Predicted 3D model of a 740-nucleotide part of an RNA (large-subunit ribosomal RNA, domain II) from uncultured Chlamydomonas.
Context: one part of a larger RNA
RNA sequence: GCCGGCGACUUAGAGGAAGUGGCAUUAGGUUAAGGAGUUAUAUCCGGAGCCAACGCGAAAGCGAGUCUGAAUAGGGCGUUAAGUCAUUUUCUCUGGACCCGAACCCGGGUGAUCUAACCAUGACCAGGAUGAAGCUUGGGUAACACUAAGUGGAGGUCCGGACCGACCGAUGUUGAAAAAUCGGCGGAUGAGUUGUGGUUAUGCGGAGAAAUUCCAAUCGAACUCGGAGCUAGCUGGAUCUCCCCGAAAUGCGUUGAGGCGCAGCGGCAACGAUGAGCUGUCAUGGGGUAAAGAUACUGUUUCGAUGCGGGCUGCGAAAGCGGUACCAAGUCGUGGCAAACUCAGAAUACAUGGUAUGUCUACCGUUAGCCAGUGAGACUAUGGGAGAGAAGUUCCGUAGUCAAGAGGGAAACAGCCCAGAUCACCAGCUAAGGCCCCUAAAUGGUCACUAAGUGGAAAAGGAUGUGAGAAUGCUGAAACAACCAGGAGGUUUGCUUAGAAGCAGCCACCCUUGAAAGAGUGCGUAAUAGCUCACUGGUAAAGCGUUUUUGCGCCGAUAAUGGCCGGGACUAAGUGACCUGCCGAAGCUGUGAGAUUUUUCUUCUCUUUUCUCUCUUUCCUUCUCCCGAAAGGGACAAGGAAUUUGAAAAAGCAGAGAGAAAUCGGUAGGGGAGCGUUCCGUUUUUGGGUGAAGUUUUCAUGGAAAUGUGAAUGGACAAAACGGAAGUGAGAAUGUCGGC
Numbered sequence: 001g002c003c004g005g006c007g008a009c010u011u012a013g014a015g016g017a018a019g020u021g022g023c024a025u026u027a028g029g030u031u032a033a034g035g036a037g038u039u040a041u042a043u044c045c046g047g048a049g050c051c052a053a054c055g056c057g058a059a060a061g062c063g064a065g066u067c068u069g070a071a072u073a074g075g076g077c078g079u080u081a082a083g084u085c086a087u088u089u090u091c092u093c094u095g096g097a098c099c100c101g102a103a104c105c106c107g108g109g110u111g112a113u114c115u116a117a118c119c120a121u122g123a124c125c126a127g128g129a130u131g132a133a134g135c136u137u138g139g140g141u142a143a144c145a146c147u148a149a150g151u152g153g154a155g156g157u158c159c160g161g162a163c164c165g166a167c168c169g170a171u172g173u174u175g176a177a178a179a180a181u182c183g184g185c186g187g188a189u190g191a192g193u194u195g196u197g198g199u200u201a202u203g204c205g206g207a208g209a210a211a212u213u214c215c216a217a218u219c220g221a222a223c224u225c226g227g228a229g230c231u232a233g234c235u236g237g238a239u240c241u242c243c244c245c246g247a248a249a250u251g252c253g254u255u256g257a258g259g260c261g262c263a264g265c266g267g268c269a270a271c272g273a274u275g276a277g278c279u280g281u282c283a284u285g286g287g288g289u290a291a292a293g294a295u296a297c298u299g300u301u302u303c304g305a306u307g308c309g310g311g312c313u314g315c316g317a318a319a320g321c322g323g324u325a326c327c328a329a330g331u332c333g334u335g336g337c338a339a340a341c342u343c344a345g346a347a348u349a350c351a352u353g354g355u356a357u358g359u360c361u362a363c364c365g366u367u368a369g370c371c372a373g374u375g376a377g378a379c380u381a382u383g384g385g386a387g388a389g390a391a392g393u394u395c396c397g398u399a400g401u402c403a404a405g406a407g408g409g410a411a412a413c414a415g416c417c418c419a420g421a422u423c424a425c426c427a428g429c430u431a432a433g434g435c436c437c438c439u440a441a442a443u444g445g446u447c448a449c450u451a452a453g454u455g456g457a458a459a460a461g462g463a464u465g466u467g468a469g470a471a472u473g474c475u476g477a478a479a480c481a482a483c484c485a486g487g488a489g490g491u492u493u494g495c496u497u498a499g500a501a502g503c504a505g506c507c508a509c510c511c512u513u514g515a516a517a518g519a520g521u522g523c524g525u526a527a528u529a530g531c532u533c534a535c536u537g538g539u540a541a542a543g544c545g546u547u548u549u550u551g552c553g554c555c556g557a558u559a560a561u562g563g564c565c566g567g568g569a570c571u572a573a574g575u576g577a578c579c580u581g582c583c584g585a586a587g588c589u590g591u592g593a594g595a596u597u598u599u600u601c602u603u604c605u606c607u608u609u610u611c612u613c614u615c616u617u618u619c620c621u622u623c624u625c626c627c628g629a630a631a632g633g634g635a636c637a638a639g640g641a642a643u644u645u646g647a648a649a650a651a652g653c654a655g656a657g658a659g660a661a662a663u664c665g666g667u668a669g670g671g672g673a674g675c676g677u678u679c680c681g682u683u684u685u686u687g688g689g690u691g692a693a694g695u696u697u698u699c700a701u702g703g704a705a706a707u708g709u710g711a712a713u714g715g716a717c718a719a720a721a722c723g724g725a726a727g728u729g730a731g732a733a734u735g736u737c738g739g740c
Stems, first nucleotide, its partner, number of pairs: 001740006011095013028051003034045003055062002065077004098237002101234001105227006116200009125190001127159003130155001134151006163187003167184005203219001205215003212221001240674006250263005264374002266371003269367004275363001277359002279356007292342002298338004303333004309327002311324005377402010407418003422593004427589003433583003436568003442580001444579006455570001461555002465552010482539005488512003494506002518533001522531002594664009604655002606652005617642006624635004675729001677726006684720004694713004699708003
């Protein structure tokens, strides 16, 4: 990992609600403990108690009323509706309470065969080197001291095996090994190593040359059993089917923020009405947003005018009188700005009430009814706040979609566009989007544009790209461009300067000749020279400039695998405008079928009520008779009431059949209806060695869970109907056990 088995809303008590049953319907229902009884239920006794039958008030209390109150007022709560005891379902509370899961905490024990330290008793350390003290002898001294040679053999001494350790690297890392191997490495007579035996753990402890290190592969508190199914606002998991409806990710509060409570939004039930929604229209409202405004405020602000007050300054002994290219309040003019400005002020939206032979359907209302889930939201469009007028950012408002929504389109693509899937069909029409091929449908039509593969990513900025429009200027009295020619003289103007001659710089910028020619547009020279331009004539001949609006293009355009049309390819199969067709979805239509809800009709069954006639039985009243002292009892007849049988009518609910209309996406979640498994009861029906259950398998039926039939295997039990009770359905839980 796969296969098979097992594996999760149970049970008890107390309550709420709904359904069903018993009793009650002019008020009742019911027993508890306990007792009797039984194999055990049952049944009987037991009325304590509980609920209901009357409420109001804080209470005394009063009572269909009461409280408040001075009140006979008003108002509040009541009076008009029957319950109760069981049981089923569902929910709540208390218990392990749907299942599995901690780390911990506490109590009692077991551990020092690993390891730490210590105690007792033993064992071990190849070989080599160094050569302390002391001693001996010689020298030496008065004697020592000192000195030389020898001897000697000290040391947490040196080198290096065993042994002990573990500094580095590699290998190993589902290892040969839950710590090793290989190659180097440190200590190796010592605070050395080691065998055996023992001691220290009430672990809130022991040991520790001290590292939170060790205490049996376990150590910031061992292991084991128990409290214990600790607790878990956390994670995971939770098993058959079909049908109907169908959310939320918000507000407030919270030692609250991934949890809860209340409200909001869903479902179900009962009752009630004819309402509710949408659209159109009308009427009445309030507003202070958008835009706008500034002689209407609060602020802000450009320039100008004026200049309170101040500065500087003149005269003066001072008072004071002057000046001012300074600052500047206020006022006036001018032009702006504002979320926390508004004299004024929309569109929408909102509220209330009409109205419609509009539309839509049961969507509406009520119950302090019962059962929930949700309280992490996401993107798109739009109005805003934060941010940087960043974010697939964040926080609000409004709408949509996803969430919980499939289908078609956008190549692919929860949130975009179209459109809401009951089922079937080898039928039709359309939406968005498309129609050359991949690929269903036009190589359709008309008029334009684009030459960039623009289309098929991008800005400021740049440009005789090109189309359309507008304005303006020149132009057969010849423009624009080209070519030929001229472009002169005073003069090298003056100044400056070494020089300055049109052309370093400064001032001025005149006159003449002329068709025209600047005291000079640029290049150039040391300065001249030279070339050229403005300007003019000629040749030739028809349009040429400038500004501006706009369509489509061009450059700007640089990133790491080759890559921005889905591809092929395309000059339209690109772009703009118009037109006609077609394709295209689970949309709509058609045909058939099913389910749900509402409704109509038909007939039958059921229940209830009423009436008529007949019959049976019971009760009440009256009369008569009998017994009895009386109370009372018995019998016959008449009337009334109830009951039973048959026929008829009406109403109601349920079932069956036929039809109509609408509806039938769905997570959390609510509701409804069913299938199957094990066991039990009942009546039969039953089946079975002429082959039960089980297993494998074929076929058939049903809306599903499923059921039936046949075959093979198997070898002894098994099923249906109607009920009851549950250890009642597995694919997931790093589930659990077994097999492979």

The RNAcentral record of the full RNA draws on ENA. Lineage of the source: Eukaryota > Viridiplantae > Chlorophyta > Chlorophyceae > Chlamydomonadaceae.